C1' cells in the first nucleotide's frame, strides 16, 4: 500500500426482484402476587455510520469518506 467483508433501536440481529423498518432480550406502565420473581397486555425508543450520485421513490442500487474483521505485500 492493495484484495474482500461488515456498520439497521440500549445490545445480538432480521428486513434478498427498490415502495411508509421489525424480532428476540432489556427498558417503563398496567394485570396477576403480602412482596420479589415468573407470565400477560400495551407502551417509549431508529437522520438505516458519514457525504455525494441515480430514480417519482434507495437501509436495499452506484461513487467516496470514517471506523472495524480479515487476507497479501
Nucleotide at each position: 500500500g492493495g484484495g474482500c467483508c461488515c456498520a439497521u433501536a440500549g445490545c445480538u440481529c432480521a428486513u434478498c426482484u427498490g415502495g411508509u423498518a421489525g424480532a428476540g432480550c432489556g427498558c417503563c406502565a398496567c394485570a396477576u402476587u403480602u412482596g420479589c420473581a415468573a407470565u400477560g397486555u400495551g407502551g417509549a425508543g431508529g437522520u438505516g455510520a458519514c457525504c455525494g450520485g441515480u430514480u417519482c421513490g434507495a437501509g436495499c442500487c452506484c461513487g467516496g469518506u470514517u471506523g472495524g474483521g480479515u487476507c497479501c505485500a